[in-house]
Parts: sequence; structure tokens; C1' cells
RNA sequence: AGGGGUAUGGUGUAAUGGUAACAUAGCGGUCUUUGACGCCGAAGAUUAUGAGUUCGAAUCUCAUUACCCCUG
Repeated sequence: AGGGGUAUGGUGUAAUGGUAACAUAGCGGUCUUUGACGCCGAAGAUUAUGAGUUCGAAUCUCAUUACCCCUG
């Protein structure tokens, strides 16, 4: 320099263009002499950034940013 991939709660992952879900961590409650485990509950996401297409975008298109891989 060229090509490809990835980006979603604190973390790890889901999601046919149509209500963003699950696990875990943390928090509260219950249990316990106390703690852990177990059980219950609530909260937590501008879906990397910007733009476009569409009635409607995490999803399709373009650009940018970060990281990873391949070629030279």
C1' cells in the first nucleotide's frame, strides 16, 4: 500500500427489515449466628461514529474510527 473480518448493558453472547433478548457481574430482598450457595425482584444499551435507502434499520448501502487477520 491492497484485500477481508469484527464493533450490541460492566463482561460474554443472541436477535428473518417489524416490542433489542439471554447468561453473568453488581444492587435490593429472602435464607444463614455471619458469609458463601440457592431462591425472588428491580435497574442497567443513543446497537462504534456520521450519512443514505425504506412506512419502518442492530440488520441493507456509503464514508470514517478502533482492533484483528491475510498478501506484498